Large-subunit ribosomal RNA, domain II from a Synergistales bacterium, 682 nucleotides, folded computationally. Taxonomically the source falls in Synergistales (Bacteria, Thermotogati, Synergistota, Synergistia).
Context: one part of a larger RNA
RNA sequence: GCCGGCGAGUUGCUAUACGUUGCAAGGUUAAGGUGUAGAGCACCGAAGCCGUAGGGAAACCGAGUCUCAAAUGGGCGAUUUAGUAGCGUAUAGCAGACCCGAAACCGGGUGACCUAUCCAUGGACAGGUUGAAGCGACGGUAAGACGUCGUGGAGGACCGAACCAGACGUAUGUUGAAAAAUGCGGGGAUGAGCUGUGGAUAGCGGAGAAAUUCCAAUCGAACUCGGAGAUAGCUGGUUCUCCCCGAAAUAGCUUUAGGGCUAGCCUCGAUUAAACGAUUACCGGGGGUAGAGCACUGAAUGGGCUAGGGGGCCACAAAGCUUACCGAACCCUAUCAAACUCCGAAUACCGGAUAAUUAAGAUCGGGAGUCAGACGGCGGGAGAUAAGUUUCGUCGUCAAAAGGGAAACAGCCCAGAUCAACGACUAAGGUCCCAAAGUGGUGGUUAAGUGGGAAAGGAUGUGCAAUUGCACAGACAACCAGGAUGUUGGCUCAGAAGCAGCCACUCAUUCAAAGAGUGCGUAAUAGCUCACUGGUCGAGUGAAUGUGCGCCGAAAAUGUACCGGGGCUAAACCACACACCGAAGUCUUGGGAUUGCGUAAGCAAUCGGUAGGGGAGCAACGAAUACGGGCUGAAGCGGAAUCGUGAGAGACCGUGGACUGUAUUGGAGAGAGAAUGCCGGC
Numbered sequence: 001g002c003c004g005g006c007g008a009g010u011u012g013c014u015a016u017a018c019g020u021u022g023c024a025a026g027g028u029u030a031a032g033g034u035g036u037a038g039a040g041c042a043c044c045g046a047a048g049c050c051g052u053a054g055g056g057a058a059a060c061c062g063a064g065u066c067u068c069a070a071a072u073g074g075g076c077g078a079u080u081u082a083g084u085a086g087c088g089u090a091u092a093g094c095a096g097a098c099c100c101g102a103a104a105c106c107g108g109g110u111g112a113c114c115u116a117u118c119c120a121u122g123g124a125c126a127g128g129u130u131g132a133a134g135c136g137a138c139g140g141u142a143a144g145a146c147g148u149c150g151u152g153g154a155g156g157a158c159c160g161a162a163c164c165a166g167a168c169g170u171a172u173g174u175u176g177a178a179a180a181a182u183g184c185g186g187g188g189a190u191g192a193g194c195u196g197u198g199g200a201u202a203g204c205g206g207a208g209a210a211a212u213u214c215c216a217a218u219c220g221a222a223c224u225c226g227g228a229g230a231u232a233g234c235u236g237g238u239u240c241u242c243c244c245c246g247a248a249a250u251a252g253c254u255u256u257a258g259g260g261c262u263a264g265c266c267u268c269g270a271u272u273a274a275a276c277g278a279u280u281a282c283c284g285g286g287g288g289u290a291g292a293g294c295a296c297u298g299a300a301u302g303g304g305c306u307a308g309g310g311g312g313c314c315a316c317a318a319a320g321c322u323u324a325c326c327g328a329a330c331c332c333u334a335u336c337a338a339a340c341u342c343c344g345a346a347u348a349c350c351g352g353a354u355a356a357u358u359a360a361g362a363u364c365g366g367g368a369g370u371c372a373g374a375c376g377g378c379g380g381g382a383g384a385u386a387a388g389u390u391u392c393g394u395c396g397u398c399a400a401a402a403g404g405g406a407a408a409c410a411g412c413c414c415a416g417a418u419c420a421a422c423g424a425c426u427a428a429g430g431u432c433c434c435a436a437a438g439u440g441g442u443g444g445u446u447a448a449g450u451g452g453g454a455a456a457g458g459a460u461g462u463g464c465a466a467u468u469g470c471a472c473a474g475a476c477a478a479c480c481a482g483g484a485u486g487u488u489g490g491c492u493c494a495g496a497a498g499c500a501g502c503c504a505c506u507c508a509u510u511c512a513a514a515g516a517g518u519g520c521g522u523a524a525u526a527g528c529u530c531a532c533u534g535g536u537c538g539a540g541u542g543a544a545u546g547u548g549c550g551c552c553g554a555a556a557a558u559g560u561a562c563c564g565g566g567g568c569u570a571a572a573c574c575a576c577a578c579a580c581c582g583a584a585g586u587c588u589u590g591g592g593a594u595u596g597c598g599u600a601a602g603c604a605a606u607c608g609g610u611a612g613g614g615g616a617g618c619a620a621c622g623a624a625u626a627c628g629g630g631c632u633g634a635a636g637c638g639g640a641a642u643c644g645u646g647a648g649a650g651a652c653c654g655u656g657g658a659c660u661g662u663a664u665u666g667g668a669g670a671g672a673g674a675a676u677g678c679c680g681g682c
Base pairs, nucleotide, nucleotide: 001682002681003680004679005678006677011095012094013093014092015091016090017089018088019087020086021085022084023083026050027049028048032044033043034042035041036040054061055060064076065075066074067073098237099236101234105227106226107225108224109223110222116201117200118199119198120197121196122195123194125191127159128158129157130155134151135150136149137148138147139146163188164187168185169184170183171182172181203219205215206214207213212221240617241616242615243614244613245612250263251262252261253260254259264370265369266367267366268365269364270363271362272361277358278357279356280355281354282352283351284350285349291343292341293340297337298336299335302332303331304330308326309325310323311322312321313320373398374397375396376395377394378393379392380391381390382389403414404413405412418591419590420589421588423587424586425585429581430580431579432566433565434564438578441576442575443574444573445572451568457552458551461549462548463547464546465545467543468542469541470540478536479535480534481533482532484509485508486507489503490502491501515530519528520527592607593606594605595604596603597602618671621667623665624664625663626662627661628660629659636655637654638653639652642649643648
């Protein structure tokens, strides 16, 4: 891992509701007892319980009573009579209460053969080195001290085996040879040393050269049995079928936030009904949002006017004059606001008679689930007018929804799957090939593979529209020629001559025209050129605006890789009209179910679905009763026609060799794929 078996809402009591049975203003027995051979059954047994009357804390009163000094009052009742006992089902409470699962807590024991410390008694420590005190001799001294040479043999002394090791380094090992080792090195090795045997200390404890370290591979409190099925608002699991309906992820409260309770939303039953639901039309309402506005509150542009302040002039002071300074208020002008409003919608909301369409609504009672929501559009807040972000409102989808489209893609677009059909029509989206349907039509656009990713910004890309200048009295472009004089304007400067810089009412002359000069150039001149003019040529040529489609701007990480691909110049884009394809949509034909109506025949509507509610069934086991089958072949096993909406049933054939079926009732150890499930096999 697979296969097989086992594996989870049970039982008792109590309560409530519904169903059902008995009796009924009553119902019912409990303990106990009698009868019987017994299981059991029948009978006896009203103690008690519930109901028939309530109100009050009670005394108590009573169809009333309580409140109160007393109630015209107010509360709870009566004026409606149905209960009670059993059984079944559902749910709740108490019990382990659907099953498995803690870490832990408490009690009684068992452990110091591992290890920690201690006690008693034993044992072992190759070899080598160093050479303390003391002592002796000699030297030395007044005597010493002291020195030298010997002797001596101290030390948590030195080197180093055995031994120890609380392991310093490295390699191997890492499903190991080993649940801590091995190899090569390293440390201690007469000591606070090592070690044998026996003994002591025990878990709310012991021991500890102290590390939360050790106490038998277990230690922030050992192990074992018990309390015990501890508790688990947590995780996982929870077994057959079909039919009807079908949620929620919200509010309030919560030591509450991943849990609850009540409400909301679902379901089932009963009741209520032409009268209370929904939508539209109509009528009546309130509003202060969008927008807009500046009348208020604030913000805020420019100007005018003008208190006040600053500066200047004047001045002993006061006063006065002045100002391209600041500037309240006021006027004009242009604006802004969630917490501004002189105004003010659309929607939405509330109410109403009538009409139309529809099929809900409400009350009481039984059962729930839900309280993590997600994305999308629209309106906001938070954030950075970030987020597949967060938080509200509103609608949709998903959740709980399959089908078609979007290449793929819960939340987008289309559309809501009762079943069948080798029938038909459409939606979104498509119609060259992959790949069903137009290589369809008409008129335009694009040349960028734009289409098939992007901004500010940039550009004689190109289409369309409209504006304006010049132009056959010859424009624009090109070519030929001219482009002069006072003058080198004045100033400045080493120089400054159109062209470093400054100044300027920037003049004037000759002209067809020519700037006190547009650029290049020189040290300064010179030189080239432009504006401007004539000629050649001969028809359009400039400028600006709006708009359509394109261009640049454009760098990313595995591999073309920003059309799904091929490929496309339309098979791209815009506009128009037509045809076709395309879904579980719709239609057609046939079948089924649910609900309603109906005497019926039948007709109509409905039948996606998680949590969840309701209904109806299938299978397996053993029991009772009835009826059967079987050696002329039971059960079981291997096939299997056929039947049933399904769980399932099963003729017949083979195998097998002795039991077994159907119907009804009643009963439960009653259905397996999941629980890192349990046991077994492979």
RNAcentral holds the full RNA, with entries from ENA.